[in-house]
This is a predicted structure of a 269-nucleotide part of an RNA (large-subunit ribosomal RNA, domain VI) from a Candidatus Omnitrophota bacterium. The RNAcentral record of the full RNA draws on ENA. The source organism's lineage runs through Bacteria, Pseudomonadati and Candidatus Omnitrophota. Its mean pLDDT, the model's own confidence on a scale to 100, is 89.
Context: one part of a larger RNA
RNA sequence: CGCAGGAGAUUUGAGGAGAGCUCUUCCUAGUACGAGAGGGCCGGAAGAGACGAGCCGCUCGUUUACCUGUUAUCCCGCCAGGGGUAUCGCAGGGUAUCGAUGCUCGGAAAGGAUAAGCGCUGAAAGCAUCUAAGCGCCAAGCCAACUCCAAGAUAAGAUCUCCCAACCCGUUUUGGGUUUUGAAGACUCCUUGAAGACUACAAGGUUGAUAGGCAGGAUGUGUAAGUCCCGUGAGGGAUUCAGCUUACCUGUACUAAUCGGUCGUUCGG
Numbered sequence: 001c002g003c004a005g006g007a008g009a010u011u012u013g014a015g016g017a018g019a020g021c022u023c024u025u026c027c028u029a030g031u032a033c034g035a036g037a038g039g040g041c042c043g044g045a046a047g048a049g050a051c052g053a054g055c056c057g058c059u060c061g062u063u064u065a066c067c068u069g070u071u072a073u074c075c076c077g078c079c080a081g082g083g084g085u086a087u088c089g090c091a092g093g094g095u096a097u098c099g100a101u102g103c104u105c106g107g108a109a110a111g112g113a114u115a116a117g118c119g120c121u122g123a124a125a126g127c128a129u130c131u132a133a134g135c136g137c138c139a140a141g142c143c144a145a146c147u148c149c150a151a152g153a154u155a156a157g158a159u160c161u162c163c164c165a166a167c168c169c170g171u172u173u174u175g176g177g178u179u180u181u182g183a184a185g186a187c188u189c190c191u192u193g194a195a196g197a198c199u200a201c202a203a204g205g206u207u208g209a210u211a212g213g214c215a216g217g218a219u220g221u222g223u224a225a226g227u228c229c230c231g232u233g234a235g236g237g238a239u240u241c242a243g244c245u246u247a248c249c250u251g252u253a254c255u256a257a258u259c260g261g262u263c264g265u266u267c268g269g
Stems, first nucleotide, its partner, number of pairs: 001152001005163007015149004021049007033038001051106005059100003066093005071086006111143002117137004164268001165179005185263004189205005210256003213252005220244002226239005
């Protein structure tokens, strides 16, 4: 820009993309077959590997905004208690998130038309013949079926809902004029996100829980500081499963989403 007014939703599916794997064991059955050795078709069941999708309850990682221990040195006047730097100083753990080594699921079943092949009926050609007319069966392959995208599918589809003026003149089919109006909705802007390169998408903008803060909880760490007791002391014990606690959960308008601006018209060849 188009889809013959504008807008918000929900959709159909022309068409396209993806997927499509393999193996082992058991039952049938030591049966059919075979002198024996051996050993089935058909059918049924249970597992495995690789591959793929999703997820984080478990396991294992990550976790430079969490907790703890500790070395060197500098600083907060000193003690005590802390802070900075040294790969996050080093070390031990670890939430959210993200991940695989972890978990769940998938390939299927049933259908249509067929290939090679196997047939029925059957002439040409009194026989024979699956074929010439006609009719069946049959593959991991084809078409559908399964998952996803999809109306720029210009043949531009469908459904629901929402929005938009009066008057005058003339023709009475198109037309012209005056005054008015700015809808529905969208964007911008802002608070943000398990969305994201940007954009987009999604949640929200005071009629508000969108983010921060705060409160409570969860989780992690592992028993804070101060005081008291014991010990000459390094230390130990009690208060104290304390203290602190990022991204998690719930709540709460305290802070910030303020106020605004722009586009979009007037019933549609």